[in-house]
RNA sequence: GAUUCAUCCAGAGUGGCGGAGGGACAGACCCUGCGAAGCCACAGCAACCGGUUCCGUGCGACCCCCGAAAGGUUGAACCCCAAAGGGGCGGGCGGAAUGCAGGUGCUAACUUCUGUUCCCGUCUUUGACGGGAUGAAGAUGAAUC
Numbered sequence: 001g002a003u004u005c006a007u008c009c010a011g012a013g014u015g016g017c018g019g020a021g022g023g024a025c026a027g028a029c030c031c032u033g034c035g036a037a038g039c040c041a042c043a044g045c046a047a048c049c050g051g052u053u054c055c056g057u058g059c060g061a062c063c064c065c066c067g068a069a070a071g072g073u074u075g076a077a078c079c080c081c082a083a084a085g086g087g088g089c090g091g092g093c094g095g096a097a098u099g100c101a102g103g104u105g106c107u108a109a110c111u112u113c114u115g116u117u118c119c120c121g122u123c124u125u126u127g128a129c130g131g132g133a134u135g136a137a138g139a140u141g142a143a144u145c
Base pairs, nucleotide, nucleotide: 001145002144003143004142005141006140007139008138013042014041015040016039017038021031022030023029025115026114027113028112043107044106045105048103049102050100051098052097053096054095055094056093057092059090060089063088064087065086066085071080072079111137117133118132119131120130121129122128123127
C1' cells in the first nucleotide's frame, strides 16, 4: 500500500517543550496567543487481538482412570481382556467475566454536520427545510497478500 471482515450517537487530560495553525477531503460550522500542529512525561478510557477463569456444547480410530456379561486362565477365584456408560484430560465451537507489567487504539464537538441514491412530510415548488433508509469516503482493529 491492496483485499476481506467487524465497529464508529458510549467513554477518557493534565503538565513541559514548541509558537500558528487544526478539525482527512469539499462546503458549512467550530477550536485556537486564556497557546494550534508536532514532540515528550505522567495519567486515564475502551475492550479489537492476546492472556486467565467460569459455563454450555459436541469431538478424541491415535491419552488416562473407573467399569459387566461372555470369553481366556484356574479346582474355583484373583487376574487378563474390555463394550455401553461415567469421570478426568486435551484441543474445537459458542457465551460470560476479568484490565491483566501483553499487542494496538483512543482521550473538543455523533466520523463535528452534510456529501450518493431512494422514500415520507411541509413550504413561498427546476428548489428549500425537516425526518427515515441506503452507500461513498474516512478512522480503528483483525486476517491475508